Predicted 3D model of a 99-nucleotide RNA (c-di-GMP-I-GGC riboswitch aptamer) from a Bacillota bacterium.
Its mean pLDDT, the model's own confidence on a scale to 100, is 86.
RNA sequence: UCCGAUAAAGGUAAACCUAUCGAAAGAUGGGGGCACAAAGCUACGGGUCUAAAGCUGGUCGAGUAAAGCCCACCAGCUAUGAUCGCCGGGUUGCCGGGC
Numbered sequence: 001u002c003c004g005a006u007a008a009a010g011g012u013a014a015a016c017c018u019a020u021c022g023a024a025a026g027a028u029g030g031g032g033g034c035a036c037a038a039a040g041c042u043a044c045g046g047g048u049c050u051a052a053a054g055c056u057g058g059u060c061g062a063g064u065a066a067a068g069c070c071c072a073c074c075a076g077c078u079a080u081g082a083u084c085g086c087c088g089g090g091u092u093g094c095c096g097g098g099c
Base pairs, nucleotide, nucleotide: 001098002097003096004095011036012035016031017030018029019028020027021026034085040091041090042089044088045087046086047083048082049081054077055076056075057074058073059072061071
């Protein structure tokens, strides 16, 4: 540096259940094992997920003399949120074999 067993020592821990945090996606702890040679770490690039806040539009709403605004509801847009067990990059590493 490249490759990955039927080996050895190990490691991680899907779905699901549960507690907590969060608007949510999701995260963390406990249980649980689907799988994984980096399913170690890192949001650097892409993808995907969420949309509290913000913006835009709308309405048999509310309010008004009637409207606007504020408020309520619906839809859309939007990460600064999330995902590394979606892909790639960066980085660290056990064992064995090849060069």